[in-house]
RNA sequence: GGCCAGGUCCCAUGCAGUGGGGGCUCCGGACAGCGGGUCAGGCUGGAAACAGAGCAGCCCACCCGGUUCACUCAGGUGCCGUGGUCAACCUGGUCGUC
Numbered sequence: 001g002g003c004c005a006g007g008u009c010c011c012a013u014g015c016a017g018u019g020g021g022g023g024c025u026c027c028g029g030a031c032a033g034c035g036g037g038u039c040a041g042g043c044u045g046g047a048a049a050c051a052g053a054g055c056a057g058c059c060c061a062c063c064c065g066g067u068u069c070a071c072u073c074a075g076g077u078g079c080c081g082u083g084g085u086c087a088a089c090c091u092g093g094u095c096g097u098c
Stems, first nucleotide, its partner, number of pairs: 001095008010084005015078002018074004023069001026066004035060004043052003
């Protein structure tokens, strides 16, 4: 110096983990009222049957917090896996040269 193999590095990718985002499940909180539904009582109309508006209560929705499940985005996360590259470095083997 050549060749082979391996490693580091680089790239891609998979997995895990971290942070953000909206979605879903469940629980809790708040909800005076200018969200919805059902509207006891009471009120109104009516001779009556009924009807009407509608407070409280309850339910749903909205908001907040937590939680479950997967999705998505991000990168100086891992030195985990696979593949690629062989530019640089390291290790081993082999051959040749001085």